[in-house]
């Protein structure tokens, strides 16, 4: 060298062209004598280049890591 399959906040999934959602966690308020627990808010992601298209996480083509198949 040859096939396939996954990449998405800090964790774990969802979402396949039109503003990225849920769950836990962080943070800050608010309850409470106090914590916890409940309610409220709010910060944080789309592996990486380029295409295509009014518009790309999705669609295409190359790259990368990871993991599985054959050998």
């Nucleotide at each position: 060298a040859g096939c396939g399959g996954u990449u998405u906040g800090g964790a774990g999934g969802a979402g396949u062209a039109g503003u990225a959602c849920c769950u836990c966690g962080c943070c800050a308020g608010u309850c409470u004598c106090a914590u916890a627990a409940g309610c409220u808010g709010g910060a944080g992601a789309c592996c990486c280049u380029g295409g295509u298209g009014c518009a790309a996480u999705u669609c295409c083509a190359g790259g990368a890591a990871c993991c599985g198949c054959a050998a």
RNAcentral holds the sequence, with entries from ENA.
Transfer RNA from a Minisyncoccota bacterium, 71 nucleotides, folded computationally.
Lineage of the source: Bacteria > Bacillati > Minisyncoccota.
It matches the Rfam family "tRNA". The family's RNA type in Rfam is transfer RNA.
Model confidence (mean pLDDT): 85 of 100.
RNAcentral records the identical sequence in 4 taxa.